Context: one part of a larger RNA
RNA sequence: GAUUGAACGCUGGCGGCAGGCCUAACACAUGCAAGUCGAGCGGCAGCACGGGUGCUUGCACCUGGUGGCGAGCGGCGGACGGGUGAGUAAUGCGUAGGAAUUUGCCUUAAAGUGGGGAAUAACCCGGGGAAACUCGGGCUAAUACCGCAUAAUCCCUACGGGGGAAAGCAGGGGACCUUCGGGCCUUGCGCUGAUGGAGGAGCUUACGUUGGAUUAGCUAGUAGGUUGGGUAAAGGCUGACCUAGGCGACGAUCCAUAGCUGUUUUGAGAGGAAGAUCAGCCACACUGGGACUGAGACACGGCCCAGACUCCUACGGGAGGCAGCAGUGGGGAAUAUUGGACAAUGGGGGCAACCCUGAUCCAGCAAUGCCGCGUGUGUGAAGAAGGCCUGCGGGUUGUAAAGCACUUUCAGCGGGGAAGAAAAGCCUAGGGAUAAUACCCAUGGGUCUUGACGUUACCUACAGAAGAAGCUCCGGCUAACUCCGUGCCAGCAGCCGCGGUAAUACGGAGGGUGCAAGCGUUAAUC
Numbered sequence: 001g002a003u004u005g006a007a008c009g010c011u012g013g014c015g016g017c018a019g020g021c022c023u024a025a026c027a028c029a030u031g032c033a034a035g036u037c038g039a040g041c042g043g044c045a046g047c048a049c050g051g052g053u054g055c056u057u058g059c060a061c062c063u064g065g066u067g068g069c070g071a072g073c074g075g076c077g078g079a080c081g082g083g084u085g086a087g088u089a090a091u092g093c094g095u096a097g098g099a100a101u102u103u104g105c106c107u108u109a110a111a112g113u114g115g116g117g118a119a120u121a122a123c124c125c126g127g128g129g130a131a132a133c134u135c136g137g138g139c140u141a142a143u144a145c146c147g148c149a150u151a152a153u154c155c156c157u158a159c160g161g162g163g164g165a166a167a168g169c170a171g172g173g174g175a176c177c178u179u180c181g182g183g184c185c186u187u188g189c190g191c192u193g194a195u196g197g198a199g200g201a202g203c204u205u206a207c208g209u210u211g212g213a214u215u216a217g218c219u220a221g222u223a224g225g226u227u228g229g230g231u232a233a234a235g236g237c238u239g240a241c242c243u244a245g246g247c248g249a250c251g252a253u254c255c256a257u258a259g260c261u262g263u264u265u266u267g268a269g270a271g272g273a274a275g276a277u278c279a280g281c282c283a284c285a286c287u288g289g290g291a292c293u294g295a296g297a298c299a300c301g302g303c304c305c306a307g308a309c310u311c312c313u314a315c316g317g318g319a320g321g322c323a324g325c326a327g328u329g330g331g332g333a334a335u336a337u338u339g340g341a342c343a344a345u346g347g348g349g350g351c352a353a354c355c356c357u358g359a360u361c362c363a364g365c366a367a368u369g370c371c372g373c374g375u376g377u378g379u380g381a382a383g384a385a386g387g388c389c390u391g392c393g394g395g396u397u398g399u400a401a402a403g404c405a406c407u408u409u410c411a412g413c414g415g416g417g418a419a420g421a422a423a424a425g426c427c428u429a430g431g432g433a434u435a436a437u438a439c440c441c442a443u444g445g446g447u448c449u450u451g452a453c454g455u456u457a458c459c460u461a462c463a464g465a466a467g468a469a470g471c472u473c474c475g476g477c478u479a480a481c482u483c484c485g486u487g488c489c490a491g492c493a494g495c496c497g498c499g500g501u502a503a504u505a506c507g508g509a510g511g512g513u514g515c516a517a518g519c520g521u522u523a524a525u526c
Stems, first nucleotide, its partner, number of pairs: 001526004006522005013373006020365001021331001026329003030326003035076003040073002043069002047067003050063006083284003092209007101201003106197002111192003114148001116146002123138006154162003168189006176183002210256003217247003222244008259281004263274004286307005309320004337363001339362003345359001346357004376406004386397004410467001412462001414460003420453001425447005431441002470515002473512002475496003481510005491498002
């Protein structure tokens, strides 16, 4: 000098953009952070509408008939998104490769979607329990569950045999049939098995990846093979048997420290230091262990067991996990609101409308940083008064002020006012599909709306210099000097060093220098 996720002291006008628990991976009150689908199903607790009955004429009761929908069965999603860096020195990361795998949703091109069955929640009845919850009996549905048929494909001793799928729902409709429910046709969304792809995931090889030798030997599933098992998959991944190997001074093993990278910072570079924010990967979710479900987890807001801690209890037994967003206590030099909205972008569910979304977009707080703007402009010598110095003549503060003439950025107060909004819905034109002019799909036109921010950005009227400057330093390094006080005292100090009666070095004053809404100090890196 540059830099910082900074802190502290003094001071502080506005805006834009960014960042804001680096410490206790310490403990957490409260609220919210993952739901959705009635176009899978039986239904109807509540709300609204309609209908019916009774009448006291505006109130009761009944009624899934309709909009819808609590709880329940079922599907998809809770493996993403969000947080943290404890562990990990290699089961990690980075770069470059590889083969023995898998992959829900999406996409591609073909095939199928036939015919049956048995249950079970909800509900009703009864019981246990303080609660959490739970048990028994009875009824019922499905895109829940289980067979049969057929199929690709797979396996075997390859003649022959074995194993082996599926589910419906919604919109519309001309003939024909009808038990008047529908069948049937068609469109859309699904379902089943199988092909290729995209994107994702698992595995594996080489090289690189902190310090210590005051750590020199380490290793029995250890190294390799055979044969079983196991996995989606190669493999001591695992069991039995056989062989006796494998690693190591090119640092094994052990100990300490640490998430890694793109990058950031400094430097002319080489190099050094760092790994906040943003992005990629990894690991973790009170501590330790385990599996279940599933395409995917050994699962932050799932389950089971053990432990520590907290809470409830009728003492028998139960409940919990902020390293999600806010917030609290604690620790600390130190780090924010228990805010608004789903309007946009994205995600989950849904045919859609839409619902959910502390992701996200915004706002709030603090000069934490970077950048921009302002705190006036011109004129004005009687060089006013006052202050300070003085050799007493004067010098300086100083055109500075006052005065005069102007301007009005920003802030203030009124008015106007974009863009972030494209959609979806409804109407309609031709096209696709179709038996079809329904319905549906994509495209075009029209229409109607949808903004948290927001008193937005921006433009403009008004008034008045009006509301807006500090901090450090002045011995040398280093830009900037005098007086008074003090008297090796009080004190200063980055280094050299100042102070013991004329201190440009301490304290104050006047003056000056530098930077400026900041300035200085401390810490840290180069």
A computed fold for a 526-nucleotide part of an RNA from an uncultured prokaryote, annotated as small-subunit ribosomal RNA, 5' domain. RNAcentral holds the full RNA, with entries from ENA. The coordinates come from a structure-prediction model, not an experiment, and the mean pLDDT is 86.